[in-house]
RNA sequence: GGCACGCAGUCGGGAGAAUCUGGCCCCGCGCCAGUGCCGAAGGAGCAACCGCCCCGGUAAACUCUCAGGCCCACGGACCGACCGCGUACA
Numbered sequence: 001g002g003c004a005c006g007c008a009g010u011c012g013g014g015a016g017a018a019u020c021u022g023g024c025c026c027c028g029c030g031c032c033a034g035u036g037c038c039g040a041a042g043g044a045g046c047a048a049c050c051g052c053c054c055c056g057g058u059a060a061a062c063u064c065u066c067a068g069g070c071c072c073a074c075g076g077a078c079c080g081a082c083c084g085c086g087u088a089c090a
Base pairs, nucleotide, nucleotide: 002089004087005086006085007084009082010081011080012079013078018035020034021033022032023031024030036070037069038068042066043064044063045062049057050056051055
């Protein structure tokens, strides 16, 4: 120096679902309560498979909706580029 993977940083892209109802108020897109809804922070669950039985281990963009969210904005799994570090290979 090449290539693959992991992690961190910067930049770009990035969905869904309420501009609902009531109350309070320092009048702020504030706080509290209720109803309906979404699935892409985080969290939880499991089929095949593995371990002798009991039972245990184990994935996701699937399922749940605890948390979170429901005009815009912010956030956002994930994707791409650049840069740095680490590991493995030739």
Glycine riboswitch aptamer from Actibacterium mucosum, 90 nucleotides, folded computationally. The organism belongs to Actibacterium, within Bacteria. The coordinates come from a structure-prediction model, not an experiment, and the mean pLDDT is 76. RNAcentral records the identical sequence in 2 taxa. Rfam family: Glycine riboswitch aptamer. Rfam links the family to the GO term glycine biosynthetic process. Rfam's curators write: This family represents the bacterial glycine riboswitch.